[in-house]
Context: one part of a larger RNA
């Protein structure tokens, strides 16, 4: 001296961008944060009917999604992160390219409708019913396994390319389905999984650790490599170049601080990681071992007719709690994304605004110019007087940023739709009009009157820029460090005066 997710004291006009539970990953009242599809089905209800339907809703089966996206930093010293790299050891819904099929058949159940049992959750029995629900058959391109034979690499096993045969495997939905390629990529969209190289804090007052540990034949499991399990067999494998242990912690990009080399931090944003009352545990799926899905097991809390049930805010807001400390139980889907849909659209506490704090950072004001009787009034002195606050006020001219108050008033909007043209390869594109804005009558702009609405806050021996005077007397008291103060205190307190910073000052923790 910088810095800072601060705080605490005293003051406080306005504006812009940013920031805002570091503590108790303590516990949560209430609301709301995930749906959507009627162009997948059969029903049901309302409105209209030209009685043939036709529109609108939408519990229920079905399909997508619910693995995004938002949250927290408990765990975790590890291939976690970060860096280069491999995969002759993988897998990828939706979108895209490409091939190819549409031929014939049976089945369940929900809903609903009779019925029971139950405080309720919510359960049970019957008869019955649809599909883009479920399950065979043909078919058999790609592909999967298996024989055989040629090329090629290799010493060889084998692997790579190819040929011929053989078995296995699809939908019945083209508004679909299969499969094969886009292979992880400056080149549509856009992941994941595995693996190895280096690197990644402190403590030896922690010295030995290790039995599925190390490796090997197999078997079995994975999407897929491995002790990933499993039997045998071998006895290994790790360690002072610090193994194990105990302790601390998410790790980068960045961020602060330095001349640099360093050191220090991981809060806001991005990017992996891990976690969703505590522990486990699979299921279903492209993809989970799943925050707002499910079972079990525990602590809690809650409702109950005591028989038996519901829950999980480290989502947005909020409430208790804890602390020195940290916001609104707002608006809106108009933008931007993102799920669903063929499309309108629905949904989206993501996201875009608002709102509360001077928490920072940056900008503006709080007046401008004249003006000496150098007024009054305060201080101070060597006291008829002078000095000094001080051009400072009066007083004269002027000016309206800002703030009222009046009027105006955007841009974010670009689509989509929905009429209408032109082209077309009939998929669509291209164009005119139409319309769509939470913020908001918000910024911006015009205009009114009036200097009118706006200055504090440390500090004044030395370090450090800034001095007298009164009061106290080793007393009260001050201090960051040398120190001050026991009757002349520039160090206490007070007052005048100065000095510094300024909508801010100073204290206080913290890091360099």
């Nucleotide at each position: 001296g910088g810095a800072u997710g601060a705080a605490c004291g005293c003051u406080a006009g306005c504006g812009g961008c940013a920031g805002g539970c570091c503590u108790a990953a303590u516990a949560c009242a209430u609301g709301c944060a995930a749906g959507u599809c009627g162009a997948a089905c059969g029903g049901a209800u309302g409105u209209c009917u030209u009685c043939g339907g036709a529109c609108a809703u939408u519990a229920g089966u079905g399909g997508c999604g619910u693995a995004c996206g938002g949250g927290u930093g408990c765990g975790u010293a590890a291939c976690g992160c970060g860096u280069a790299a491999a995969c002759a050891a993988u897998c990828u819904a939706c979108c895209u390219c490409a091939u190819a099929c549409u031929g014939g058949g049976g089945g369940a159940u929900a809903g609903c409708c009779c019925u029971g049992g139950g405080a309720a959750a919510c359960c049970g029995g019957g008869a019955g019913u649809a599909a883009a629900c479920c399950c065979g058959c043909a078919u058999g391109g790609c592909a999967u396994c298996g024989a055989a034979g040629a090329g090629u690499u290799u010493c060889a096993u084998g692997g790579c390319u190819u040929u011929u045969u053989g078995a296995u495997u699809a939908a019945a939905g083209a508004u679909u389905u299969a499969u094969u390629g886009g292979u992880a990529u400056g080149a549509g969209a856009u992941g994941a999984g595995u693996u190895u190289g280096c690197g990644u804090c402190u403590g030896a007052u922690u010295a030995g650790u290790u039995a599925g540990u190390u490796g090997g034949c197999g078997g079995g499991g994975u999407a897929a490599c491995g002790g990933c399990u499993c039997a045998c067999c071998a006895a290994g494998a790790c360690g002072a170049u610090g193994a194990u242990c105990a302790g601390u912690a998410g790790g980068g990009g960045c961020u602060c601080u330095g001349a640099g080399a360093g050191g220090a931090g991981c809060g806001g944003c991005c990017c992996c990681c891990a976690c969703a009352c505590u522990g486990g545990c699979a299921c279903u799926g492209a993809g989970a071992c799943a925050c707002g899905g499910g079972c079990c097991a525990g602590a809690c809390u809650c409702c109950u007719a005591c028989g038996g049930g519901a829950g999980g805010c480290a989502g947005c807001a909020g409430u208790a709690g804890g602390g020195a400390a940290u916001a609104u139980u707002g608006g809106g889907c108009a933008a931007u994304g993102g799920a669903c849909g063929c499309a309108a659209g629905u949904c989206u506490g993501a996201c875009c605004c608002a709102g509360c704090c001077a928490u920072g950072c940056c900008g503006c004001g709080u007046g401008g110019a004249g003006g000496a009787a150098g007024a009054c009034g305060g201080c101070g002195c060597u006291c008829a007087g002078c000095g000094u606050u001080g051009u400072a006020a009066a007083c004269u001219c002027c000016u309206u940023u800002u703030a009222u108050c009046g009027g105006u008033g955007a841009a974010g909007a670009a689509c989509a739709g929905c009429a209408g043209g032109u082209c077309u390869g009939c998929g669509g594109a291209c164009u005119u009009g139409u319309g769509u804005g939470a913020c908001g009558g918000u910024a911006g702009c015009c205009g009114a009157g009036g200097a009118a609405u706006a200055g504090g806050c440390a500090c004044c021996g030395g370090c450090u820029a800034a001095c007298u005077c009164c009061g106290u007397g080793c007393c009260a008291g001050c201090a960051g460090c040398c120190g001050c103060g026991g009757u002349a205190a520039u160090a206490c307190g007070g007052a005048g005066g100065g000095u510094g910073c300024a909508a801010g000052c100073g204290u206080u923790g913290u890091c360099c």